Context: one part of a larger RNA
């Protein structure tokens, strides 16, 4: 509950396309559902307003009288809103030329490092820590120098720097492919925003089925600390971290801010692109759009603090919140191989 509101107090769905609905740019005709108006029938009585009257008064009764607003018919205006058919080009979209990207996919090479094996030199000690010990090692480790193998990330470059709808994305190179910016003119002509349900995407982590396993490490086993040490510290180490098909659908999935559009001072960086000056020419400087940052006017806000990337001023559509625990719990129902996931209360109590 027709209220207020949602950065941080309770509240923005994790993210995206999209059927319904809901909103809709500018201009002129026409029509009249809405809408604004005139009359008209109705909306019993009693009550209730307002005026008079009767009981001495008042309560109380009793007569007479508007108004206001629903609904019905009917005449009327057309400025908004709809509707019908025209026109428009400022939203949206295409077309052309350029143009920066770690934006997905798939194959294809590369080096540094580790780790394990093999051979060589060479001897006692390596390793770890606050100290140490478990643990490796005279059966020759560790050090180092040569070959060979494997798995994984890619070090400078790197940057409050770039892409991406969000999760996310960094060694080179090919093919394939998605937005995106910019310019200049031409084309469609409102074709647009949002979007309940639907649907597609979604980090780790787990799951299933098959690989693969270098280094790291939930478990687990040791050795320390410890009053104890089911921990932190050391020394092994399995699942898992990788690959390939499927599944799971969840996060502090953060900007703790939901999308589109319009308007409201500026300063100083940074990326992309175009234009200008200016130049031989590439820089440099100025100007516009597009992104990304700092610091501020008004203003907003409880404060913090936001401030043309808004938390300022409107306007549309969608989500969501209503006190704390009980509890994201229980029941149902949907999904899921399961772990769960969604949707979600009450009783009680403060």
């Nucleotide at each position: 509950u027709u209220g207020g509101g949602c950065g941080u107090a309770a509240a923005g769905c994790g993210u995206c396309c999209g059927c319904a609905g809901g909103u809709g740019g500018c201009u002129a005709u026409a029509c009249a559902a809405g809408u604004c108006u005139g009359c008209u029938g109705u909306c019993a009585a009693a009550g209730a307003c307002c005026g008079u009257a009767g009981c001495u008064u008042a309560a109380c009764u009793a007569c007479g009288g508007a108004a206001a607003g629903g609904c019905g018919g009917u005449g009327g205006a057309a400025a908004c809103u709809g509707u019908a058919a025209g026109g428009c080009u400022a939203g949206a979209g295409g077309c052309c030329g350029g143009u920066a990207g770690g934006g997905g996919u798939a194959g294809c090479g590369g080096g540094a490092a580790u780790u394990u094996c093999c051979a060589g030199u060479g001897u006692a000690g390596c390793g770890g820590u606050g100290a140490a010990a478990u643990g490796c090692g005279u059966a020759g480790a560790g050090a180092u120098u040569g070959g060979a193998a494997a798995g994984a990330a890619c070090a400078u470059c790197g940057g409050u720097g770039g892409c991406g709808a969000a999760a996310g994305c960094g060694c080179g190179c090919u093919a394939c492919u998605g937005g995106g910016c910019u310019g200049u003119g031409c084309c469609u002509g409102a074709c647009a925003c949002u979007g309940a349900g639907g649907g597609a995407c979604g980090a780790a982590a787990g799951c299933u089925a098959g690989g693969g396993g270098a280094g790291c490490g939930a478990a687990a086993g040791g050795g320390a600390u410890u009053a104890g040490a089911u921990a932190c510290c050391c020394c092994u180490g399995u699942a898992g971290u990788c690959c390939u098909a499927g599944c799971c659908g969840u996060a502090a999935a953060c900007g703790a801010u939901g999308g589109a559009g319009a308007c409201u001072a500026g300063g100083c960086g940074u990326a992309g692109c175009u234009u200008g000056u200016a130049u031989c020419g590439a820089c440099c400087c100025a100007a516009g759009c597009u992104g990304u940052g700092c610091c501020g006017a008004a203003g907003c806000u409880a404060a913090c603090g936001c401030g043309u990337u808004a938390a300022g001023u409107c306007u549309c559509c969608c989500g969501c919140c209503u006190g704390g625990g009980g509890a994201g719990u229980a029941c149902g129902c949907a999904c899921g191989c399961a772990a769960g996931u969604g949707u979600g209360a009450a009783a009680c109590u403060c």